[in-house]
RNA sequence: ACUAAGAAAAGGCAAAACUACUGUAAAGUAGUGACGCAAAGUUUCAGGUCUUAUAUUUUGAGAUGGCUGGGCUCCCAUA
Numbered sequence: 001a002c003u004a005a006g007a008a009a010a011g012g013c014a015a016a017a018c019u020a021c022u023g024u025a026a027a028g029u030a031g032u033g034a035c036g037c038a039a040a041g042u043u044u045c046a047g048g049u050c051u052u053a054u055a056u057u058u059u060g061a062g063a064u065g066g067c068u069g070g071g072c073u074c075c076c077a078u079a
Base pairs, nucleotide, nucleotide: 003079004078006076012037013036017032018031019030020029021028022027035066041072042071043070045069046068047067048064049063050062051061052060053059
């Protein structure tokens, strides 16, 4: 350095719920909180799910990365 995998150690993130704000909404941001997570870091590329406008069953816009897969990056240490 690469591949596989995650026992130990040092740490990390933060579900639901509540409060405030934003948004038509799905949902997001911040605080509290901790269900869990070896990429629960990042990215809508593919699929799924959700919202919404129009339309009349079509076309678009948005959300979800903690739905699945893929891409990129990564601490420690084992073989």